RNA sequence: GUCUCGAAACGGCAAACCGCUCGUGAGGGCGGGACGCAAAGCCACGGGGCUCUCCACACGAGAGUCAGCCGGGCCGCCGAA
Numbered sequence: 001g002u003c004u005c006g007a008a009a010c011g012g013c014a015a016a017c018c019g020c021u022c023g024u025g026a027g028g029g030c031g032g033g034a035c036g037c038a039a040a041g042c043c044a045c046g047g048g049g050c051u052c053u054c055c056a057c058a059c060g061a062g063a064g065u066c067a068g069c070c071g072g073g074c075c076g077c078c079g080a081a
Base pairs, nucleotide, nucleotide: 005079006078012037013036017032018031019030020029021028022027035068041074042073043072045071046070047069048066049065050064051063052062053061054060
């Protein structure tokens, strides 16, 4: 120095809910607020949930959304056992 790992420390992020706002919607943004998180930093590549549209319905298809659903990829603070 690197990998694994996650004691300690400095800090970081911010669920639900509320207010305002954007969106047909899922949901997003800002503020408040903390359930939690060692990647709860980023990425829609795979799976999955959700929304909208097509179709009489269904099957199916298309478009979107969720990264705090899982897998995967990239970058990264600190340094005990």